A computed fold for a 74-nucleotide RNA from Candidatus Jorgensenbacteria bacterium RIFCSPLOWO2_01_FULL_45_25b, annotated as transfer RNA. Rfam family: tRNA. Rfam links the family to the GO term triplet codon-amino acid adaptor activity. Rfam describes the family as follows. Transfer RNA (tRNA) molecules are approximately 80 nucleotides in length. By type it is a transfer RNA. NCBI's taxonomy places the organism under Bacteria, Bacteria candidate phyla, Candidatus Joergenseniibacteriota.
RNA sequence: GCGAGAUUAGUUCAGUGGUAGAACACUUGCUUCCCAAGCAAGGGACGCCAGUUCGAUUCUGGUAUCUCGCACAA
Numbered sequence: 001g002c003g004a005g006a007u008u009a010g011u012u013c014a015g016u017g018g019u020a021g022a023a024c025a026c027u028u029g030c031u032u033c034c035c036a037a038g039c040a041a042g043g044g045a046c047g048c049c050a051g052u053u054c055g056a057u058u059c060u061g062g063u064a065u066c067u068c069g070c071a072c073a074a
Base pairs, nucleotide, nucleotide: 001070002069003068004067005066006065007064010024011023012022013021018054026042027041028040029039030038047063048062049061050060051059
C1' cells in the first nucleotide's frame, strides 16, 4: 500500500428500513440481626461525518480505531 471482518448499555452478545433487547453489573425497595442469595422496580447504548429514503442502528460513500490475510521496500 491492497483486501476482508468488526464497532450497539459499565462488560459479553442479539437484533432489524418503522418506539433498540437479553444476561451479568449498577441504583432503590422488600426480605434478613447483618451479609449473601432471592423477589420487585428503575437508570443507562447504535464510533464519527455526509448521502439515499416519508423514515437509517440497518442501505451507500468517506473517515477513525481494532483484528486477520496479502504485497513492496529496507